[in-house]
Context: one part of a larger RNA
RNA sequence: CUGGGCGUAAAGGGUGCGUAGGCGGCCUUGCAAGUCCGGUGUUAAAAGCCCUGGCCCAACUAGGGAGAUGCGCUGGAAACUGUAAGGCUUGGGUGCAGCAGAGGCAGAUGGAACUGCUGGUGUAGGGGUGAAAUCCGUAGAUAUCAGCAGGAACGCCGGUGGAGAAGUCGGUCUGCUGGGCUGUGACCGACGCUGAGGCACGAAAGCUAGGGGAGCGAACCGGAUUAGAUACCCGGGUAGUCCUAGCCGUAAACGAUGCUCACUUGGUGUGGGGGCAUAGAGCCUCUGUGCUGAAGCGAACGCGUUAAGUGAGCCGCCUGGGGAGUAUGCCCGCAAGGGUGAAACUC
Numbered sequence: 001c002u003g004g005g006c007g008u009a010a011a012g013g014g015u016g017c018g019u020a021g022g023c024g025g026c027c028u029u030g031c032a033a034g035u036c037c038g039g040u041g042u043u044a045a046a047a048g049c050c051c052u053g054g055c056c057c058a059a060c061u062a063g064g065g066a067g068a069u070g071c072g073c074u075g076g077a078a079a080c081u082g083u084a085a086g087g088c089u090u091g092g093g094u095g096c097a098g099c100a101g102a103g104g105c106a107g108a109u110g111g112a113a114c115u116g117c118u119g120g121u122g123u124a125g126g127g128g129u130g131a132a133a134u135c136c137g138u139a140g141a142u143a144u145c146a147g148c149a150g151g152a153a154c155g156c157c158g159g160u161g162g163a164g165a166a167g168u169c170g171g172u173c174u175g176c177u178g179g180g181c182u183g184u185g186a187c188c189g190a191c192g193c194u195g196a197g198g199c200a201c202g203a204a205a206g207c208u209a210g211g212g213g214a215g216c217g218a219a220c221c222g223g224a225u226u227a228g229a230u231a232c233c234c235g236g237g238u239a240g241u242c243c244u245a246g247c248c249g250u251a252a253a254c255g256a257u258g259c260u261c262a263c264u265u266g267g268u269g270u271g272g273g274g275g276c277a278u279a280g281a282g283c284c285u286c287u288g289u290g291c292u293g294a295a296g297c298g299a300a301c302g303c304g305u306u307a308a309g310u311g312a313g314c315c316g317c318c319u320g321g322g323g324a325g326u327a328u329g330c331c332c333g334c335a336a337g338g339g340u341g342a343a344a345c346u347c
Base pairs, nucleotide, nucleotide: 004318005317006316007301008300012315014201015200016199017198021194022193023192025088026087027086028085029084030083031082033081034080035077036076037075038074039073040072041071042070049065050064051063052062053061054060091191092188093187094186095184096183097182098181099180103177104176105175106174107173108172109171110154114150115149116148117147118146119145120144121143125136126135162169163168206247207246208245209244210243211242215241216240220236221235222234223233258314259313260312261311262310263309266292267291268290269289270288271287272286273285274284275283276282296303297302320347321346322345329340330339331338332337
């Protein structure tokens, strides 16, 4: 290289945008680079193949011939690829008319709960557990009522409901803003798909600076448990969790399933639209999201128009276990560390 694979056996990049590249709809005409046909030159000799000959035969060997493949030159063909020109509308995009939504950002605002503080009532307990103790409380706790303050999160609605590329997004209102779906078929006229590098986004934890700090709570300190208990349980509690600005760039970043397009029986639920209707369910259709399942696929589990079926295009990745996601070099980072990523040795 050919070949085989990637849901769970090794293997889909965390996600998007997009550069180069690869691939690319229908019709007409030209060119002829790819492609195909013919001619010609070359493709050393030897070897191999065919014919004939020489050693008695054969192996071996001599002479002659044909052929393969590649390349050059040349004449031609024009279906396909390419290329140039022109056209088209179904792919794609735009407009117009509607629709749904925790999509994003910013500002404002609400109630419940919690904790603290102040005051009232009130008195001996409270709290906690398997049982306790540490702990709080006669300097008046717990409980209860009123008031004030603060921070964080938004019960019910809430739903294999919705939105987003993913990470993710949930009180209410307002402003700004991205995307999607349906209908129409007015406009553009292949403008498309994928995407090595690149760029951007990217949970939690962590980091820098400044704020904030109610609850929770690594570390830490006590109390228990235990043979011990650097734990599980209990009482405390610092970072952190929250906000602003900037880093980090990872994850069981999962559907463990890359993106796009076409094709392949159905049934049933649900979200958003449209059409028809006998307008009461009903029927048709587009787009999501579930279940069940034809064919088919699969080692099985299972998948099954949301494919893991049948095909096409492009990208990423795998190649026995350990050593090891380690060492080294390089790049990135304030650091923590991240990215790339071996070998010896061993089974």

Predicted 3D model of a 347-nucleotide part of an RNA (small-subunit ribosomal RNA, central domain) from an uncultured bacterium. It matches the Rfam family "Bacterial small subunit ribosomal RNA". Model confidence (mean pLDDT): 90 of 100.